[in-house]
RNA sequence: GGCGCUCGGCCGCCGAGUCCGCAGACCUGUGGAGCCGGGGACCCACCGUUCCUGGGGUGAAUCGGACGCCAGCCAGACUGCGCCCGUAGGGCACUUCCAGUCCCGAACCCGUCAGCUAACCCGGUAGGCGGCAUGGAAGCAAGGA
Repeated sequence: GGCGCUCGGCCGCCGAGUCCGCAGACCUGUGGAGCCGGGGACCCACCGUUCCUGGGGUGAAUCGGACGCCAGCCAGACUGCGCCCGUAGGGCACUUCCAGUCCCGAACCCGUCAGCUAACCCGGUAGGCGGCAUGGAAGCAAGGA
């Protein structure tokens, strides 16, 4: 001097997932505010529902194609699974628009049941990652003089 790892602080990103009390005090429990989600009338919408292959919710995370596998006598279609290529959609340091680069395009829950929905009712407030952060325009904010 370089690379990697760990701890603490600070500054940020995805996301609703932040803040303030009261107890206990080793963990933690509990209340409130803010934010987020679900259920739930008239009216409106749907005009059948279920089985077959139920239906629904949170979320950007939908949909399609090729190949392969399993099962049913064979074959085909369908359903399911794997893997690859795309894709609706989503994210990247004030906000928006345009352009560009890279990335995501999952996972989980309810349990045969739910359209919207005032009053009302019921929940959540996690987890994960980064360390100069692309350019132009408009708007706006802070600081300085």